[in-house]
Predicted 3D model of a 93-nucleotide RNA (c-di-GMP-I riboswitch aptamer) from a Gemmatimonadota bacterium.
Its mean pLDDT, the model's own confidence on a scale to 100, is 81.
RNA sequence: CUCGGAAAAGGGCAAACCCCGUGAGAGCGGGGGGCGCAAAGCCGACGGGUCCUCGCCGGAGAAGUCUUCCGGACGGACGGCCGGGCCGCCCGA
Numbered sequence: 001c002u003c004g005g006a007a008a009a010g011g012g013c014a015a016a017c018c019c020c021g022u023g024a025g026a027g028c029g030g031g032g033g034g035c036g037c038a039a040a041g042c043c044g045a046c047g048g049g050u051c052c053u054c055g056c057c058g059g060a061g062a063a064g065u066c067u068u069c070c071g072g073a074c075g076g077a078c079g080g081c082c083g084g085g086c087c088g089c090c091c092g093a
Base pairs, nucleotide, nucleotide: 002093003092004091005090012037013036017032018031019030020029021028022027035080041086042085043084046083047082048081049078050077051076052075056072057071058070059069060068
């Protein structure tokens, strides 16, 4: 350095759910809690995928100018959705 492994050793992270905060929302932060994870460490300005939609544009409905639905543009979220990139403890070859 590369490949393989997670048995051992030292550990790490932390799902659902609950509480507090925050956001229009997807979601995010903190505490509790452990479903699981050999990268469940980092990257959303690498490629997909899924999700959100306060406000904006168009259409339909309609109680007449907004309370509903559909579509669109911009934007946003997810790394524990996947591919990929970067860093990395231990053991073996």
The sequence was found by an Rfam model in a public genome assembly. Its Rfam family is "c-di-GMP-I riboswitch aptamer". Rfam describes the family as follows. GEMM was predicted in a large-scale screen for bacterial structured RNA regulatory elements.